[in-house]
RNAcentral holds the full RNA, with entries from SILVA. Small-subunit ribosomal RNA, central domain from a wastewater metagenome, 344 nucleotides, folded computationally. Rfam family: Bacterial small subunit ribosomal RNA. Gene Ontology terms of the family: ribosome and structural constituent of ribosome.
Context: one part of a larger RNA
RNA sequence: CUGGGCGUAAAGGGCGCGUAGGCGGCCUUGUAAGUUAGAUGUGAAAGCCCCGGGCUUAACCUGGGAACUGCAUUUAAGACUGCAAAGCUAGAGGACGAGAGAGGAAAGUGGAAUUAUGAGUGUAGAGGUGAAAUUCGUAGAUAUUCAUAAGAACACCAGUGGCGAAGGCGACUUUCUGGCUCGUAUCUGACGCUAAGGCGCGAAAGCGUGGGGAGCAAACAGGAUUAGAUACCCUGGUAGUCCACGCUGUAAACGAUGAGUGCUAGAUGUUGGUCUUCGGAUCAGUAUCGCAGCUAACGCAUUAAGCACUCCGCCUGGGGAGUACGGUCGCAAGAUUAAAACUC
Numbered sequence: 001c002u003g004g005g006c007g008u009a010a011a012g013g014g015c016g017c018g019u020a021g022g023c024g025g026c027c028u029u030g031u032a033a034g035u036u037a038g039a040u041g042u043g044a045a046a047g048c049c050c051c052g053g054g055c056u057u058a059a060c061c062u063g064g065g066a067a068c069u070g071c072a073u074u075u076a077a078g079a080c081u082g083c084a085a086a087g088c089u090a091g092a093g094g095a096c097g098a099g100a101g102a103g104g105a106a107a108g109u110g111g112a113a114u115u116a117u118g119a120g121u122g123u124a125g126a127g128g129u130g131a132a133a134u135u136c137g138u139a140g141a142u143a144u145u146c147a148u149a150a151g152a153a154c155a156c157c158a159g160u161g162g163c164g165a166a167g168g169c170g171a172c173u174u175u176c177u178g179g180c181u182c183g184u185a186u187c188u189g190a191c192g193c194u195a196a197g198g199c200g201c202g203a204a205a206g207c208g209u210g211g212g213g214a215g216c217a218a219a220c221a222g223g224a225u226u227a228g229a230u231a232c233c234c235u236g237g238u239a240g241u242c243c244a245c246g247c248u249g250u251a252a253a254c255g256a257u258g259a260g261u262g263c264u265a266g267a268u269g270u271u272g273g274u275c276u277u278c279g280g281a282u283c284a285g286u287a288u289c290g291c292a293g294c295u296a297a298c299g300c301a302u303u304a305a306g307c308a309c310u311c312c313g314c315c316u317g318g319g320g321a322g323u324a325c326g327g328u329c330g331c332a333a334g335a336u337u338a339a340a341a342c343u344c
Stems, first nucleotide, its partner, number of pairs: 003316004007298002012312001014201004021194003025088002028085004033081002035077008049065006091191001092188003095184005103177007110154001114150008125136002162169002206247006215241002220236004258311006266289010293300002317344003326337004
């Protein structure tokens, strides 16, 4: 390379938008680039292969044939692909009418809890643990009542419930705003799918500047435990956690399962529509079980890991190593791209 693969063995990009490219519905006509068939020319010789001949044989030499699977020209075919033109509505999109939702952004508001402070009551303990101690408390703690302040998070509702491309999203109200589903079958008429590069989004931690800081809490300190205890447990506690703006760009970013389309038994629950004879039917999701089929097995099974097609990404024994070097990006931390020697 031809291949074979990617849920768990190596392997699906964290997720979108989209450029080039690749691929692309039904019908008609034309064209003849691809395609197919024929013809002609050419495809040097030698060599290879086949049948002969010559040296006693062989190597070697030599005659003929085949082959040279290619290219060009030409004639024809017109199914399929392409191209051109005309049309269609089943793909796709729009319109109209309904609907659900923690989808996103901003502003405002609320109650419970916690902590602190002030005031009142009140007195000797409180905390904490396996047991303790560090710690707090007669300068009045803990407990309890009222008030004030602050920051953060939103109990119940809450659900293999909902929404979002993923990350993710949960108090309430308002404003702005994205997407989705159903119904009608009114319009456009293939406008589609995928997507190398590219651009954007992207948990937590981390970084920069400025705020904020109740609780929690890396680091750190102390008390315990222990042979030791740089831990687990306890008392404290700073970054951080929160906000604004900017950066970082990674995760077991997981369904460890790329996207799209078509086809292939069912059963049960549930969310949102529509219809309903109220039994149910149907569309879009979301779960459990299960047939055919698939799978090394586990399992998957109309939400496929089944049967097929299109496009992208990725894998190719373990270690060395997701490392070195170089490049790119970053303030840094580092990220990304990515080997080899050697070794088993």